[in-house]
RNA sequence: GGGGUCGUGGGCUAACCUGGUAUGCUAUUAGGUUCGGGACCUAGUGAUCUGAGUUCAAAUCUCAGCGACCCCA
Numbered sequence: 001g002g003g004g005u006c007g008u009g010g011g012c013u014a015a016c017c018u019g020g021u022a023u024g025c026u027a028u029u030a031g032g033u034u035c036g037g038g039a040c041c042u043a044g045u046g047a048u049c050u051g052a053g054u055u056c057a058a059a060u061c062u063c064a065g066c067g068a069c070c071c072c073a
Stems, first nucleotide, its partner, number of pairs: 001072007010026003020056001027045006049065005
C1' cells in the first nucleotide's frame, strides 16, 4: 500500500440479510420476603463508534472517517 471481518448500557448479547417501540442475562438502586444474610419475587436505572446521504421513518441501506482483528504484498 491492497483486501476481508467487526464496532449496541459498567460487562456479555438479540434485532441487521428482509428499514417501523432496541431484546435478554449480568451489574446496580428501591421495595417485598427473612431474626439477619443469601436465594427468590416486584419495580426502576443504563447503550446502537463519529459525520453525511437516501427515506414519512435508519442499529439496519449508501458514502467518508476513526478504532480492533485477520490475510496479501
A computed fold for a 73-nucleotide RNA from an uncultured archaeon, annotated as transfer RNA. Its Rfam family is "tRNA". Rfam describes the family as follows. Transfer RNA (tRNA) molecules are approximately 80 nucleotides in length. The family's RNA type in Rfam is transfer RNA. The RNAcentral record of the sequence draws on ENA. Its mean pLDDT, the model's own confidence on a scale to 100, is 83.